[in-house]
RNA sequence: GCACUCGUAGCUCAGUUGGAUAGAGCGCCGGACUUCGAAUCCGUAGGUCGCAGGUUCAAUUCCUGCCGGGUGUA
Repeated sequence: GCACUCGUAGCUCAGUUGGAUAGAGCGCCGGACUUCGAAUCCGUAGGUCGCAGGUUCAAUUCCUGCCGGGUGUA
């Protein structure tokens, strides 16, 4: 350089034949419980879905370019 693949919450990930209010577990925070903690239970918050553009009535999803990680190859 070329090919493939991944990028969604603080972390690990799910979610696509384009349409629902964008989700789970863990974690953070608050509460219950406890003498205090841990564990357990309940609840809240947290997202420009990597960036920019395009197609579409409608894009996390399709197309293009770019950025970053990984693998292969000369």
Molecule: transfer RNA
Organism: Deltaproteobacteria bacterium